[in-house]
Source information
This is a predicted complex of two RNAs, RNase P RNA and transfer RNA, with 456 nucleotides together. Model confidence (mean pLDDT): 79 of 100. Rfam match: Bacterial RNase P class A. It is annotated as a ribozyme.

Parts: sequence; structure tokens; C1' cells
RNA sequence: GAUGUGGAUCAGUGCGCCGCUGCCUUCAUCGGCAGAGGAAAGUCCGGACUCCGCAGGGCAGUGAGCCAGGCAACACCUGGGCGGGGCGACCCGACGGAAAGUGCAACAGAGAGCAGACCGCCGAUGGCCUCUCCGGAGGAUCAGGCAAGGGUGAAAGGGUGGGGUAAGAGCCCACCGCCGCGCUGGCAACAGGGCGGGCAUGGUAAACCCCUCACGGAGCAAGACCAAAUAGGCUGGCGUGCCCCUCCGGGGGAGCAGGAUCGGCCCGAUCGAGCCAGCGGGUAGGUUGCUUGAGGCCAGCAGUGAUGCGGGUCCCAGAGGAAUGGCGCCCUCCUCCUUCGGGAGCAGACAGAAUCCGGCUUACCGAUCCACCCCGGCC
RNA sequence: GCGCCCGUAGCUCAGCUGGAUAGAGCAUCAGGCUUCGAACCUGAGGGUCGGGCGUUCGAGUCGCUCCGGGCGCACCA
Repeated sequence: GAUGUGGAUCAGUGCGCCGCUGCCUUCAUCGGCAGAGGAAAGUCCGGACUCCGCAGGGCAGUGAGCCAGGCAACACCUGGGCGGGGCGACCCGACGGAAAGUGCAACAGAGAGCAGACCGCCGAUGGCCUCUCCGGAGGAUCAGGCAAGGGUGAAAGGGUGGGGUAAGAGCCCACCGCCGCGCUGGCAACAGGGCGGGCAUGGUAAACCCCUCACGGAGCAAGACCAAAUAGGCUGGCGUGCCCCUCCGGGGGAGCAGGAUCGGCCCGAUCGAGCCAGCGGGUAGGUUGCUUGAGGCCAGCAGUGAUGCGGGUCCCAGAGGAAUGGCGCCCUCCUCCUUCGGGAGCAGACAGAAUCCGGCUUACCGAUCCACCCCGGCC
Repeated sequence: GCGCCCGUAGCUCAGCUGGAUAGAGCAUCAGGCUUCGAACCUGAGGGUCGGGCGUUCGAGUCGCUCCGGGCGCACCA
């Protein structure tokens, strides 16, 4: 210099004017202070909180799944192991079990799950043919042997090399892989090495399933409080017509309209045997839950780290058909044009709280900083 | 805000326990029939299976993620 890799931060700033929401102040106005995000998003996980349920345990269901640690908890984070990718910095991984059982594998192919012989190789052995010095030699391949090589397939019952053989084959040997049992290191996952075994045990569990572990259900439209009008419920009082009883004094029973008319509507008027009071549930509506919290910032200590511990300091949206907006100016980014003097556009990405936190995932114009890798040049 | 469901041709739907080239009806187009049209007969075209990534030999189907659409909710004796 040029390419990358990992991480962190920011997401214009300041002033003025007019509005909106909350809080403080005021009798009230005025005034003062504060007012979206890194994802507020998707609602995919985990909690707090609230109500309901609950002796304890199990089944079902859902989820997690290498090891250790962190955390309130997690499918998150940190560190490590193993596997894969990259020259490398580094990145990616749903990473328990296929030797408990059941299932599946189209097409092709000889054979696809206690497998098989199409081409091929051989024909030692038995039989056949030819020759013969009768010892045997040669030929073809009928029986048969083989699984090297070819071919099919995603996959063909360890791999490479050597020996061996008629040809072959873990048939034998070496190395690698695999299985079993010790040893060493490590908390562990695992790694290294030793001895034994000739290889049995193919794939698929994001097929059913098995093993281990975790989980009660619903969600702030949870839940709590106050509570209008109307209707409906209960109780009491007064009234009323009807029915029943009556000793004529009265008693009992079932009932008793927010309606009708005038009017376009409201008000109003007239008529209507109902009217009044109280209680409880409860709707609209209001209040609460509501924002001080596993909280932010600053350094310190412990730890490789996630994180923890103690100290100091700060208060930082709280709306509810739902505020956080609009305009103007300066500076600084950015984009475009350029006659290199400058000019023009003018904040321009993804996107906006809704009970609150911790994560994950997804979207995103760009800018700055730190550490590191590879390549090239120069000293 | 919270909970849940769906997405296959222009429209309405099939697709079994993953299997070869994804089907059916209506619609569209072409031909036939008819004087012409409808109906009818024959044939054809038309699909990123909502997008992407993965598991698997193989994905419309299984898993994850994103996108789009839809439904439900407090009280109601």
C1' cells in the first nucleotide's frame, strides 16, 4: 500500500418559534423540567408479577440433549472437547442412542438387508477331447470355484500395500479404521499409548421410538377498587282494580306499563294504577396494577472469560382510539454536477414504546475506533 | 397487547406413511359441430407448491426462519 477477519461505539448537533403528553408550581393563567430504539419489530424462547388449581406420585403432552461453568431462568452466554471449512486471522455445527424393538429405501441393478453373480477371472479337483517316451503335457469349459476388475445405484457387508493362490478372498501379515479390556493426563467431554480380537456391528431417529433431564394452567383485554343512567333481581312501605274468606272492623292471593297520542326532532302538553325508599350483582365510565429496575454510569477487586463482590454517583417516556410533531437558521456528514474557483440537493438507513426485564432471530444508509491475518514494496 | 390457524394453476380444492414427469373441476386458447352464437366433443397452454436455509439418496410433504392473509379475547346473571 492492498485485501480481509473479529470486536466495540454512534445512528446528526445546537438555537429560535408554534403545538402535544406527563410531572412540579399556582386559586387559575404564566412559568420550569422531562419526553422512542438498537432493534421499540417477529412473538421464537426464558423469567418477574397476577389470578385459578394443587397431599404426594405417575401417565400423556411439550421442550432440551458433547463437557464444565455462568445466570432469577433459558433453546441464552463463556471456556473447553470433537467434527467440518479457510493459506491464515477466524468461521460453522439439531453434536445422546441404529449392539431394545418396529418401519422405510422409488428407479436402476445379478444382488438393497441372516444379499448376490450380468460382464468378468479361474478351471487346482471330477468328467470330456488331442498327443504321449505312460511319468505326464496341451486344449475347450460341462459340473464347479471366486468376488480381485468392470457395470448399477445415494448406498454393494472395512481401506491401502504386500504375501499367498488355479483364480481369489482378513485366507495370512504391516499400517490405518473398528470392537473389547487395562494404563497415563484431564473435574469432565476427550486425548495419548499398551494388550487382545480378523471384523461381527451398513444408512435413516428434522420416521415411530428408547434413554437422561426440565416443565401445573392462563395471561396486564392478568388482577384489584369506586361506580351513573336504563333494564332486570331481592326487600319494605303506600296505593289500585280483580278474585277468595269474613264476626263487616278487616284479612289473604296472584298481578299492576319508562308506554301511548300530538310532533320531522328536542323541549313540552294530554292520557295511562302505579309510586316511593333501601339492598346486592354489575355495564358504560373512572382509579389502580404503571414504571426504582435481575436499572444506568464511573473506576476497584476476584476470575482465561461469561460473571460475581463491595464502593461512589444518577433518576432516565408512561400514553390509553393512544403524546413524542411541524417550521426556520448556523455548523458538520453524505450525494450529484463542475470550467477545480465553486455550485446544487439538503439529513436522506431500518424503523416507532403499550406491564416490565434477560435472550434469540430478522431489517438496516452509513461513520469512527481497537486488535489481528494474508499478499506486495521499501529500509 | 395476548393466543391460535392458513398459504398448491386465474378461481375452488386433491396430493395416502417423503419416491420418479404435482393432479381434478371451472375458467383461457385452438380445432370440430352450427348460417352465427351458446351448449356439446377433441386437444393444448398455464405451477419459483408464499420466499430462503437445512435434514435426507430424494422435500409439496419433515425441521428452522422470514413474508402475506385470517380468526378469537374483558363482563354478560